RNA sequence: AGGCUCGUGGUGUAAGGGAUAUCAUUUGGGCCUCCGGAGCCCACGAUCCGGGUUCAAAUCCCGGCGGGCCUG
Numbered sequence: 001a002g003g004c005u006c007g008u009g010g011u012g013u014a015a016g017g018g019a020u021a022u023c024a025u026u027u028g029g030g031c032c033u034c035c036g037g038a039g040c041c042c043a044c045g046a047u048c049c050g051g052g053u054u055c056a057a058a059u060c061c062c063g064g065c066g067g068g069c070c071u072g
Base pairs, nucleotide, nucleotide: 001071002070003069004068005067006066007065010025011024012023018055027043028042029041030040031039048064049063050062051061052060
């Protein structure tokens, strides 16, 4: 320098055009309990950035940034 691939809650992850953006974990609250860090319920919390396409974009396209792999 070029190619491929990935980027989503604090962490890990699903969703590949119409979702309330999923689940687990963490945290907070409640219930239960002799107690509890176990069990049950509830809540908070996320789409890397900019542009484009579309009635509609986390999803498709372009550029940038960052990680990984490969080639030279």
Transfer RNA from a Thermoplasmatota archaeon, 72 nucleotides, folded computationally. Rfam family: tRNA. Its mean pLDDT, the model's own confidence on a scale to 100, is 82. RNAcentral holds the sequence, with entries from ENA.